[in-house]
Context: one part of a larger RNA
Molecule: small-subunit ribosomal RNA, central domain
Organism: uncultured Bacteroidia bacterium
RNA sequence: UUAGGUUUAAAGGGUGCGUAGGCGGGGCUUUAAGUCAGCGGUAAAAUCAUAUAGCUUAACUAUAUCAAGCCAUUGAUACUGGAGCCCUUGAGUACGGUUGAGGCUGGCGGAAUGUGUUGUGUAGCGGUGAAAUGCUUAGAUAUGACACAGAACACCGAUUGCGAAGGCAGCUAGCUAAGCCGGCACUGACGCUGAGGCACGAAAGCGUGGGGAUCAAACAGGAUUAGAUACCCUGGUAGUCCACGCUGUAAACGAUGAUAACUCGUUGUUGGCGAUAUACGGUCAGCGACUGAGCGAAAGCAUUAAGUUAUCCACCUGGGGAGUACGUCGGCAACGAUGAAACUC
Repeated sequence: UUAGGUUUAAAGGGUGCGUAGGCGGGGCUUUAAGUCAGCGGUAAAAUCAUAUAGCUUAACUAUAUCAAGCCAUUGAUACUGGAGCCCUUGAGUACGGUUGAGGCUGGCGGAAUGUGUUGUGUAGCGGUGAAAUGCUUAGAUAUGACACAGAACACCGAUUGCGAAGGCAGCUAGCUAAGCCGGCACUGACGCUGAGGCACGAAAGCGUGGGGAUCAAACAGGAUUAGAUACCCUGGUAGUCCACGCUGUAAACGAUGAUAACUCGUUGUUGGCGAUAUACGGUCAGCGACUGAGCGAAAGCAUUAAGUUAUCCACCUGGGGAGUACGUCGGCAACGAUGAAACUC
């Protein structure tokens, strides 16, 4: 490079927005760039290919023929492209409803935990497989009262809902984004994808300043054990929380890129709408379960496809070496991104 692939064998970018590019709905007119046809020029010789011929054959040699491509010209106009006019089904806007843990900021609440003060009360408490370390007559544990602090929100709660993903859950106010449905008022292809780029991006980690109840890397002690730098227990610091800034990675998973079209059924459920016939294999958009055709190496997938197609992007090409080395870019650092080879099986 060609080809084949990417749920689990190597392989879908963590997610979105979007630049260039690629691709793109229906009708009419025009143009003739792509496309197709004719003709002309060029395409050196040798070589190659084909057909003959000549050396006894072959190699070899000779003769004839053959080619895209490029240039010019004359035409064709279905398709693609350019230009113009129109259309509404793709896309969007407006209107009327409606949904939700979507986001941000503030306020409030109760349970629990810990601590402090105080009352009752007395000898243990705690912990384990069993213990011990630990706490406790300076009165613990337990049980009341009051106060303070920080963090998380039981029940409701659900194959529920919302969000592009990460993720989002007490109540409430304000600000704000989105989806869905309905009728069909408006715009009139305004679309899809998206290399670079930009933005967002769990946890841990980093910087500065707060906060510090719980839990808890490190650490200390007690056990266990042959040992025990562990699993178990008693403590316990970073951290866990907040503000601002960085980091930019995860089994960031549906291990399944986005968009559009088409393709049997059964059943549950969320949000609309129709209807009041309480029957509708109703309808649209989601979230699930099961099962066909088809697909698949199988497991399985199966209108939420891994089926049948189209467009665009990303990625893969034996295992190890290695996501390493070197270089470059980013970062305060930790490290991240890009990313080999020798050698070896």